c-di-GMP-I-GGC riboswitch aptamer from Tumebacillus flagellatus, 96 nucleotides, folded computationally.

RNA sequence: AUCAAUAAAGGCAAACCCGUUGAAAGGCGGGGACGCAAAGCCAUGGGUCUAACACCGAGUCUCCCUAACUCGGUCAUGAUUGCCAGGUUGCUGAUU
Numbered sequence: 001a002u003c004a005a006u007a008a009a010g011g012c013a014a015a016c017c018c019g020u021u022g023a024a025a026g027g028c029g030g031g032g033a034c035g036c037a038a039a040g041c042c043a044u045g046g047g048u049c050u051a052a053c054a055c056c057g058a059g060u061c062u063c064c065c066u067a068a069c070u071c072g073g074u075c076a077u078g079a080u081u082g083c084c085a086g087g088u089u090g091c092u093g094a095u096u
Stems, first nucleotide, its partner, number of pairs: 001095004011036002016031006034082001040088003044085003047080003054074007
């Protein structure tokens, strides 16, 4: 430097359940193991998820307008590293 067969020491923890947090996606903690050679870390590129705020349209209310409320649509600045890639750090062994 490359590789992940064999061992050894270990490590992480899907779904689900409980609690908590969030508008949600999701996160955190406990239990629990589907699996993982980086299933360690980083939202850098792509993909995927959510849609609070914002914008637009319609409706309700009203004499009218505004405000308020409801519905629909668009939209990450939110999330996902156990979706893919990339960056970075690391145990053991093998090969060179």